Overview:
A computed fold for a 292-nucleotide part of an RNA from Candidatus Iainarchaeum sp., annotated as large-subunit ribosomal RNA, domain VI. The coordinates come from a structure-prediction model, not an experiment, and the mean pLDDT is 82. Rfam family: Bacterial large subunit ribosomal RNA. The full RNA is in RNAcentral, with records from ENA.
Context: one part of a larger RNA
RNA sequence: UGUCGAUUGACUGAGGGGAAGAUGCUACGAGUACGAGAGGAACAUAGCGUCGCAGCCUCUGGUGUACCAGUUGUCUGACAAGGCAAUGCUGGGUAGCUACGCUGUAGUGGAUAAGAGCUGAAUGCAUCUAAGCACGAAGCCAUCCCUAAAAAUAGUCAGUCUAUUCCGAGAACCUGUGAAAAACCAGGGUGUAGGAACGAGAGCGCCAUUAGAAGAAUGGUUUGAUAGGUUGCGGAUGUACGCACAAAGCCUUCGGGCGAUGUGUUUAGUCUUGCAAAACUAAUAGCUCAAG
Repeated sequence: UGUCGAUUGACUGAGGGGAAGAUGCUACGAGUACGAGAGGAACAUAGCGUCGCAGCCUCUGGUGUACCAGUUGUCUGACAAGGCAAUGCUGGGUAGCUACGCUGUAGUGGAUAAGAGCUGAAUGCAUCUAAGCACGAAGCCAUCCCUAAAAAUAGUCAGUCUAUUCCGAGAACCUGUGAAAAACCAGGGUGUAGGAACGAGAGCGCCAUUAGAAGAAUGGUUUGAUAGGUUGCGGAUGUACGCACAAAGCCUUCGGGCGAUGUGUUUAGUCUUGCAAAACUAAUAGCUCAAG
C1' cells in the first nucleotide's frame, strides 16, 4: 500500500519456525531371573546430578565513571565549598545489565525403514508375500511452544460510530410565443461531468518510554499524573556545616592564646535511574487526509 468507510474486543489456522533437548548416577526391582557353585542381570518405577537451550533478577554474587563517605599532593588568601591528578586513590553501593544466582526444559500416539513374524499359494513340499494379518528406530507425522488473514479464495463473531446538505456547465424532455413544421428566444424539469461545505476516524504536531539504528511499537495530550520539578515512602552512605563542651601538649607580657582529635546537637547531612501523592512547569494553538 492492498484487503471496496472506520474503530474496539474476541477468534479460526492454510502456512512458517522451534534444542519440540542430550546424558549419567543412585534407590527399588533383587541377592530375584539365570547358574552345581562362584557369581549375577533386565523391563517397569522413583529420586538426584552434569552438559546444552530459553527466560528472569526475589535470593547469592559481579558491574555500577548515578551516589555517599574517608584520604594524599597542589590550586582557589583562611574556614566552608570545590577544580586537577586514570573515577587521583581507597571503602561501600540503588536501579539497570548480568552469572557464579533462580525458573522451565515430560512423555504418548500414528504410519514406517532395515529387520524379525503369522497364515499362505504360484511350485500337493517349502516359502514373511503374490491375496490377507500383525510387529519394529534417537529417524518421519502429530500431540507441546512461538508466529501467522498479504491464506489475492486477502477469513469468522460481537459492539460502537459514520454513511449528511447544497451548487451545478452541457445534452435529452415538457410548456409558452407562432396558422403549422423547423430554427431561435423565455420558463420548467431531470439533476450527469464537475465543485463547495460537512464528515466517523486516521495521520502530522507536541510530552514521553514497558519500545527503539531510521521507520515502527506503546502511553499521554488540560474531561490530564505523560515527562520535569516538589513533597512523602522505600533505598544508598554512615552521623554534615555551624555552635557548645572536653582535650595530649605548645606558647605566654601570667591576663590568656593556639591545639590534632573526641563528645553532644545528630538513626544526622547528602543523594536517589524505584513507588506514590499532588497540576507548579511543559504536553498550547493548530494542520493534512478521509468512505459518503